[in-house]
RNA sequence: CAGGCCGGGCGACCGCGGACGGACGUGUCCGUCUGAGGAAAGUCCGAGCUCCGCAGGGCAGGACGCUGGGUAACGCCCAGUGGGAGUGAUCCCAAGGAAAGUGCCGCAGAGAGGGAGACCGCCUAAGGGAGCCGCUUGCGGUUCCCCGGCAAGGGUGAAAAGGUGGGGUAAGAGCCCACCAGUGCUCCCGGUGACGGGAGCAGCUAGGUAAACCCCGUCCGGAGCGAGACCAAGUAGGGGAGGAGAAGCUGCCCGCUUCGCUGGAACUCCCGGGUGGGUCGCUUGAGGCGUCGGGCAACCGGCGUCCCAGAUGAAUGGUCGUCGCGGGGGGCUCGCCUCCCGACAGAACUCGGCUUACGGCCUG
Repeated sequence: CAGGCCGGGCGACCGCGGACGGACGUGUCCGUCUGAGGAAAGUCCGAGCUCCGCAGGGCAGGACGCUGGGUAACGCCCAGUGGGAGUGAUCCCAAGGAAAGUGCCGCAGAGAGGGAGACCGCCUAAGGGAGCCGCUUGCGGUUCCCCGGCAAGGGUGAAAAGGUGGGGUAAGAGCCCACCAGUGCUCCCGGUGACGGGAGCAGCUAGGUAAACCCCGUCCGGAGCGAGACCAAGUAGGGGAGGAGAAGCUGCCCGCUUCGCUGGAACUCCCGGGUGGGUCGCUUGAGGCGUCGGGCAACCGGCGUCCCAGAUGAAUGGUCGUCGCGGGGGGCUCGCCUCCCGACAGAACUCGGCUUACGGCCUG
């Protein structure tokens, strides 16, 4: 550094959940069997299942992004490719596009992306001006300045627009040439592929950043077992019939009356919804173990065998004895005796992963 295994064994007593059987006093007792994890955790991904919606598509939004394989599926796993770290075993990578567009690049620096920029520096060949010298008196030489040219060298920076050498030039520069590096295109060889090796040509060179916007490609409807389904108490409440008639009562028309219309209690019966409550979902499943076969592996297939928690204010615990393991202290006759301690953590619909927490042992 990598991988694997285990997460105490046995016995007694007390206590709890579930299933089955029995007893009766019908919710208690007795008996038998059974009863947490490698992470049951975080709820971060992917599914099954259920309901909503029930044609289908799109926008927005999100996730992912080398290749091949595995899988029900995945953002997971395996095997590779490329890049990086390490002496090494080995490990890490969010690894499409920066030659579509936009943005950003602190400080320093002249300049941080426009093929830019000029602080020191280099150069005065062409243009203008001034001084000095020479003389052929308007030319030559020389110095300085302006306007300029350059990007070699210095300097700043993580990064300054290929590197080395030669030619070239006033000085220079891919300006030109050779070689090298890099990029693109074409072809050949190997590989399923990512890619690797090689040859030729081209333009001469293109900064970084996409866990910045964005572009390209692939995938995604939403909510979740308190999902959802069923049964169903009340002295909660809704509807219908009777009560309810041509009687009485309430209301309507100014008063009274008649007629008409309207409303209505107790009580009885019926109906469906539904709260408390109960039942199902609820554990047999992409299942565990063994063996054989295929595959480098992840994984897959055949056969055999097993049933392995289902609670719901929520069980799965405690005490003692003994043995074993690891650590620590003490004693001595030095390999035994004795004392103490033993990690993270608790199922709640179920699987596949990832991540996190944690004690010990073994192998390479």